[in-house]
Molecule: Glycine riboswitch aptamer
Organism: uncultured Marmoricola sp.
RNA sequence: CGCGCGGGAGAGUUCCCGGCUGACUCCACGAGUCGGUCCGGGGCGCCGAAGGGGCAACUCCUCCCAUCAACCUCUCAGGCUCACGGACCGUGCG
Numbered sequence: 001c002g003c004g005c006g007g008g009a010g011a012g013u014u015c016c017c018g019g020c021u022g023a024c025u026c027c028a029c030g031a032g033u034c035g036g037u038c039c040g041g042g043g044c045g046c047c048g049a050a051g052g053g054g055c056a057a058c059u060c061c062u063c064c065c066a067u068c069a070a071c072c073u074c075u076c077a078g079g080c081u082c083a084c085g086g087a088c089c090g091u092g093c094g
Base pairs, nucleotide, nucleotide: 001094002093003092004091005090006089007088012044014043015042016041017040018039019038020036021035022034023033024032025031026030045080046079047078051076052074053073054072059066
């Protein structure tokens, strides 16, 4: 450094639109209303532990500069019922 196993947090199971679909109604082969077990898109709010960006001390140096981590910070990406993912910890193997 890689692989397997175990543990592993946070934040809307929010709103709107469309498709699909069930039921009901009607002026009926079309239209309307309510709902969702599903898919896609958009809005606002939020999280921070994949990844990514930024900064300190130390070090170097006449000066300028350079070097420099994080679970600190930013929120680009990612995520916000569950699942998946998941830094990190333990353990086995190469």